[in-house]
This is a predicted structure of an 81-nucleotide RNA (transfer RNA) from an Alphaproteobacteria bacterium.
It was read from a public genome assembly.
Model confidence (mean pLDDT): 82 of 100.
It matches the Rfam family "tRNA". Rfam classes the family as a transfer RNA.

RNA sequence: GGGCAUAUGGCGGAAUGGUAGACGCAGUAGACUCAAAAUCUACCGGAGUAAUCCUUGAAGGUUCAAGUCCUUUUAUGCCCA
Numbered sequence: 001g002g003g004c005a006u007a008u009g010g011c012g013g014a015a016u017g018g019u020a021g022a023c024g025c026a027g028u029a030g031a032c033u034c035a036a037a038a039u040c041u042a043c044c045g046g047a048g049u050a051a052u053c054c055u056u057g058a059a060g061g062u063u064c065a066a067g068u069c070c071u072u073u074u075a076u077g078c079c080c081a
Base pairs, nucleotide, nucleotide: 001080002079003078004077005076006075007074010025011024012023018064027043028042029041030040031039045054046053047052057073058072059071060070061069
C1' cells in the first nucleotide's frame, strides 16, 4: 500500500428497514434469616423533580421510519504484498 472483519449500557450479548439494548452477569433497594449465603420481588444506558429529550465509533445521505441500506472517515484485529 491492497483486501476482509469488527465497533451497541459497568460486562457478555440480541434485534427481518418498524418500541434499541431481549436474555444473562454485575449492581441497588426490599423480603426471608439470630446473622450471612442461597432463594424470591422490584429497579437497573445518559440528562431532567417531572413532562420529556438524547443514545448503536464519528460525519453525511436515502426513507414516513436506519444498529441494519449508501458515501466518507476513525480505531482495533486478521490476510496479502